[in-house]
RNA sequence: AGAGUUUGAUCCUGGCUCAGGACGAACGCUGGCGGCGUGCCUAACACAUGCAAGUCGAACGGACUGAUUCCCUUCGGGGAUGAAAGUUAGUGGCGAACGGGUGAGUAACGCGUGAGGAACCUGCCUUUCAGAGGGGGACAACAGUUGGAAACGACUGCUAAUACCGCAUGAAACAACUGGGUCGCAUGAUCUGGUUGUCAAAGAUUUUAUCGCUGAAAGAUGGCCUCGCGUCUGAUUAGCUUGUUGGUGAGGUAACGGCCCACCAAGGCAACGAUCAGUAGCCGACCUGAGAGGGUAAUCGGCCACAUUGGAACUGAGACACGGUCCAAACUCCUACGGGAGGCAGCAGUGGGGAAUAUCGCACAAUGGGCGCAAGCCUGAUGCAGCAACGCCGCGUGAGCGAUGAAGGUCUUCGGAUCGUAAAGCUCUGUCCUCAGGGACGAAUCAAUGACGGUACCUGAGGAGGAAGCCCCGGCUAACUACGUGCCAGCAGCCGCGGUAAUACGUAGGGGGCGAGCGUUAUCCGGAAUUAUUGGGCGUAAAGAGUACGUAGGUGGUUCUGUAAGCGAGGGGUGAAAGCCCGGGGCUCAACUCCGGCGAGCCUUUCGAACUGUAGAACUAGAGUGUCGGAGGGGUAAGUGGAAUUCCUAGUGUAGCGGUGAAAUGCGUAGAUAUUAGGAGGAACACCAGUGGCGAAGGCGGCUUACUGGACGAUUACUGACGCUGAGGCUCGAAAGCGUGGGGAGCAAACAGGAUUAGAUACCCUGGUAGUCCACGCCGUAAACGAUGAAUACUAGGUGUUGGCUUCCAUAGGGAGUCGGUGCCGCAGCUAACGCAAUAAGUAUUCCACCUGGGGAGUACGUUCGCAAGAAUGAAACUCAAAGGAAUUGACGGGGACCCGCACAAGCGGUGGAGCAUGUGGUUUAAUUCGAAGCAACGCGAAGAACCUUACCAAAUCUUGACAUCCCACUGACAAAGUAUGUAAUGUACUCUUCCUUCGGGACAGUGGUGACAGGUGGUGCAUGGUUGUCGUCAGCUCGUGUCGUGAGAUGUUGGGUUAAGUCCCGCAACGGGCGCAACCCCUAUCUUUAGUAGCCAGCAUUUUGGAUGGGCACUCUAGAGAGACUGCCCGGGUGAACCGGGAGGAAGGUGGGGAUGACGUCAAAUCAUCAUGCCCCUUAUGAUUUGGGCUACACACGUGCUACAAUGGCGUAAACAAAGGGAAGCGAAGUCGUGAGGCCUAGCAAAUCUCAAAAAUAACGUCUCAGUUCGGAUUGUAGUCUGCAACUCGACUACAUGAAGCUGGAAUCGCUAGUAAUCGCGAAUCAGAAUGUCGCGGUGAAUACGUUCCCGGGUCUUGCACACACCGCCCGUCA
Repeated sequence: AGAGUUUGAUCCUGGCUCAGGACGAACGCUGGCGGCGUGCCUAACACAUGCAAGUCGAACGGACUGAUUCCCUUCGGGGAUGAAAGUUAGUGGCGAACGGGUGAGUAACGCGUGAGGAACCUGCCUUUCAGAGGGGGACAACAGUUGGAAACGACUGCUAAUACCGCAUGAAACAACUGGGUCGCAUGAUCUGGUUGUCAAAGAUUUUAUCGCUGAAAGAUGGCCUCGCGUCUGAUUAGCUUGUUGGUGAGGUAACGGCCCACCAAGGCAACGAUCAGUAGCCGACCUGAGAGGGUAAUCGGCCACAUUGGAACUGAGACACGGUCCAAACUCCUACGGGAGGCAGCAGUGGGGAAUAUCGCACAAUGGGCGCAAGCCUGAUGCAGCAACGCCGCGUGAGCGAUGAAGGUCUUCGGAUCGUAAAGCUCUGUCCUCAGGGACGAAUCAAUGACGGUACCUGAGGAGGAAGCCCCGGCUAACUACGUGCCAGCAGCCGCGGUAAUACGUAGGGGGCGAGCGUUAUCCGGAAUUAUUGGGCGUAAAGAGUACGUAGGUGGUUCUGUAAGCGAGGGGUGAAAGCCCGGGGCUCAACUCCGGCGAGCCUUUCGAACUGUAGAACUAGAGUGUCGGAGGGGUAAGUGGAAUUCCUAGUGUAGCGGUGAAAUGCGUAGAUAUUAGGAGGAACACCAGUGGCGAAGGCGGCUUACUGGACGAUUACUGACGCUGAGGCUCGAAAGCGUGGGGAGCAAACAGGAUUAGAUACCCUGGUAGUCCACGCCGUAAACGAUGAAUACUAGGUGUUGGCUUCCAUAGGGAGUCGGUGCCGCAGCUAACGCAAUAAGUAUUCCACCUGGGGAGUACGUUCGCAAGAAUGAAACUCAAAGGAAUUGACGGGGACCCGCACAAGCGGUGGAGCAUGUGGUUUAAUUCGAAGCAACGCGAAGAACCUUACCAAAUCUUGACAUCCCACUGACAAAGUAUGUAAUGUACUCUUCCUUCGGGACAGUGGUGACAGGUGGUGCAUGGUUGUCGUCAGCUCGUGUCGUGAGAUGUUGGGUUAAGUCCCGCAACGGGCGCAACCCCUAUCUUUAGUAGCCAGCAUUUUGGAUGGGCACUCUAGAGAGACUGCCCGGGUGAACCGGGAGGAAGGUGGGGAUGACGUCAAAUCAUCAUGCCCCUUAUGAUUUGGGCUACACACGUGCUACAAUGGCGUAAACAAAGGGAAGCGAAGUCGUGAGGCCUAGCAAAUCUCAAAAAUAACGUCUCAGUUCGGAUUGUAGUCUGCAACUCGACUACAUGAAGCUGGAAUCGCUAGUAAUCGCGAAUCAGAAUGUCGCGGUGAAUACGUUCCCGGGUCUUGCACACACCGCCCGUCA
């Protein structure tokens, strides 16, 4: 000294929380010793028992014990005497008013501090002066009688005193009267005279001294009274008071005083908070804090108050009395029921209450107190001990060496790491402890006297022996791993953790902190500048009153003189002790304790005079007045004007009008709307009109008149600080609303109807009442806003506008200056930022109002105001960890601007309807294995499920295993083939059957065995790698340095153009770079060149007429290498740019066409079943093998396709033209057989050679003639073909026969911009067989695009935002 927590991130405001210290503490776990402290905070609740105040015989009379002596004696004893010494009930004296306890009451002269008493008292003590003469009468005790249960009495009689009472004396004292001196702020005080009056006394004793006694003066001590200042909260307590305030007189007191009483007066207190209510003993101090402060009132000390509750006095020097009295009350106890007794808030102790607080201890040895001449007695004061880790302080639980880094635990990547020199072991020491011996100080003295205590301390011996826990380990905050658990159990001071890999729960290992303690809880201060005096704020975060006027108060211009209250300086008094702090000393140290020093404040005294105050004198710059002048919707009242709406009357005129997005309600043939003329009535004042004017604000707008307020300019005549602000108070105060009475054209809450809508108590329409208007009265609030209180001064500029004035040039006017108002921009400065910026939110001063987390709530209660509505004032319980301001980046908007895309539009063809194919859902099933789920799952994984595949189901079989490595033993094979046999199937038996060698063996393989292990298409794609989809081939995504910003961030990347493009150009606080775009790559379009076999054939020759052969390589073609296209050229536009438009040439022109290529990232997107992989799970099974079945089911729903519905067609006949591919367990020609699928037979070909292979649409001819047909082909029957161990579940194809639905498809929806759509066929992969799917190939070959308003998606800029999981967001109300 700060930290955590609002946000995606930032800055600020602001609350909550934490880290520190403290404690009379309590609770949990644990616990070795000592010293010093502390210990009912709750029930001022009730108390059993014991003790806590007695003492004096030197005040007194008795009584008792009793040495001695005497007498009697039955020798047991009895009676008398009564020394010394002692005990003592009673009388008497002193004490009991101290000491000890408690904090109920008390907001007060109670306490603190400082004064005063000229208004007082004071036993014992000290000093001084004076004195004590002489008498008297009683009452206890005691004796007797007597009452009562007791407590306690009653009567009669006797008696003493330091008990009581007169008399004498009376210096002094007091009182009255009367002289003189001195002093004080006043009442008065004091000194010294005179006269008169009043009042004393006690003795005791060792017999010589002491202790007492009386009066007086003084001191000391203690007390009493008065005053200044200080002393909690509430105004939702604003008025209180009748002995109240004062006076006179009397009483009372130690003393002043309404303290009390009589009379008189009507005062006294209060916003500087009276009264009332709540709470509370006050202080020195203690805790905290840098301090200022805040909190507390245990222990120790001072004061006060109280003693079961309330009241009262007595005694006394002192009490209205804790262990005294009386009365009343409650409670408890005794009782013979008549009556009595008691008071722990003394020390122990008991019950109770409570989270909680000790022994019915020892001693008067010390310190102190009471009594006493003294010895001494008493003392639960006190000194000590006991109990309690309750606190503070100190000490210990061992020290050194010791690495096979032991065992064991934990973790592990299995290598190791760690606990850890820790342990063991070896060598030491003995603090505490145990035993033994010695043994204090405290004791003051000549001596005696110690509870503590055989304690502290000292010496010796013994043995590491007897002595460590608690909390924490996600961040704050030092300290991490494993297992268990699985939003469960639980944790948590705040944020928050836990939903199967939890450093946050529980346990363990390890670590961190403190340590005889450690944590938790309660409370206080701090941090918190979060009540801000030091030291905060109020435009938007909480906060400026709606406005002016003005009272108290606060504050105030210039000069001079005085004063000295504030202020400054010096001195004095006080500031108790203890405590804190500083310097020393004593216990071994420390805690603890002793000594010395220091001191805020208050009182007092002396000096000073700058500033403030105050008194006086003056001034004119503030303020006000006068004179002159102009501006203005300033206010009030009266009058008056035209336009418009509506209504009424009359005319013209005819079918609609009106209204809306579209309509309807409504009005109209009884004549509307429209139009013309006349009239009525109310309200508002177009244009001018303007961030223009006026007003304190609210507000003010036709014109005229009357009355009237304020501001401004000029002048400088007058007053002379008269000013500013302003708690209370009072004034005004939009709209709505209220009361009474008018008025009512238009508009228009409520209301009615029509629409809209899922509904529509709304928005829209047609009507329409209060109201709006006037007069008078009330209300008193608004986003009453500039969200900005009033006043004054100062602090760069620029530019408008409005009202005056001055001056210059000069005249449609312009320039310069000045005062007042009203706007904009902008510097410094301020601000969290936005912004403000001479009209401040700047710099200063004065005064007022207001704020202190969000919600609850401007609510409740109370009070005031109001006719009411309501207004003003204005909480708490409870609840949350935020609520909020400004700005940033995104996302979003049924916000804006620009741009793009088969996105729409313009077109062509489809899907959705039918039948079938295929996939999915659902259902079914023993199983219908699993995955994929909007676009971006659904002819998807699957480029091909009859067995296999296969993961699913049923049944059966195996258990080191179907597969891998290692070890041991045995064998020489295993496999394949063949034979036999057997099962539903895997099987079994037989035949056949190795290599190298140094002959030891080895390699390889098989069988058997053991255990490590294998195995898992089991789970988790939300633990992962890899791969993929998607936005999207969209044009974006970023970095370095610099600059700007407190910061998040911005700039660059925005702007003007342009592009398919962040493509390029220009500009610019930016300059550059990277990933993307483009290009580089492949195919294709043209040409050249090289090379010609299996390709080609122009020309030549041969020919079976087939490029077949010779020959050739010109052409086609093949496949290598090149060329070509770059806005290169021209014209125009454009910023002399990028680029765009047009043109030439060219095979191709502005990216020529197509492909490959996918930025940063998004979707916890998909995949653990391609593969890999962490963790979890199974291990005679969730592994492996086999047979059969299933994945092919079928009321249904959806997606994707095929074939169609026909004449642009179907069928038949004959004819023409491709490209790209495949082929050896293969493609298979020709020939032949079959109606056909295909069979037989083989030629050729590892292929520019042979083959699949026929291209089809097309064109030609013929037929059909609009029909469920010569369309369409499903379905079904029969018979076949092929593949294959095997076509039943469940293949494809063929022939014949059968001939279903369907006649162009609702809402909706898909694809496509050119060699494209559409249409036509061909091939390939997979594959034994099995495409309408997929991937390729070529043939024929269109239509349309005005354009970007709209739908969808995307990009850039901008704007709003309470969203950030980001609009599938957030959030409000009702109900549960």